[in-house]
A computed fold for a 73-nucleotide RNA from Candidatus Kerfeldbacteria bacterium RIFOXYC2_FULL_38_9, annotated as transfer RNA. Taxonomically the source falls in Candidatus Kerfeldiibacteriota (Bacteria, Bacteria candidate phyla). The coordinates come from a structure-prediction model, not an experiment, and the mean pLDDT is 81. Its Rfam family is "tRNA". It is annotated as a transfer RNA.
RNA sequence: GCCGAUGUAGCUCAGUUGGUAGAGCAACGCAUUCGUAACGCGUAGGUCCCGAGUUCGAAUCUCGGCAUCGGCU
Numbered sequence: 001g002c003c004g005a006u007g008u009a010g011c012u013c014a015g016u017u018g019g020u021a022g023a024g025c026a027a028c029g030c031a032u033u034c035g036u037a038a039c040g041c042g043u044a045g046g047u048c049c050c051g052a053g054u055u056c057g058a059a060u061c062u063c064g065g066c067a068u069c070g071g072c073u
Base pairs, nucleotide, nucleotide: 001072002071003070004069005068006067007066010025011024012023013022019056027043028042029041030040049065050064051063052062053061
């Protein structure tokens, strides 16, 4: 330099024939216990890496960047 993959909650990841974003773990609260842990119930937490375009509508489609990983030279 060229090609490809990935980027979504604190962490690990779902979610694509475009239609107002989810799970598990973690955190917090309550309940339980002599107390802790575990179990149970509940709460909060993300303008989906950045910018632009298409569209009535974009995490999703298109273009350009950035980061990480892999391959080729």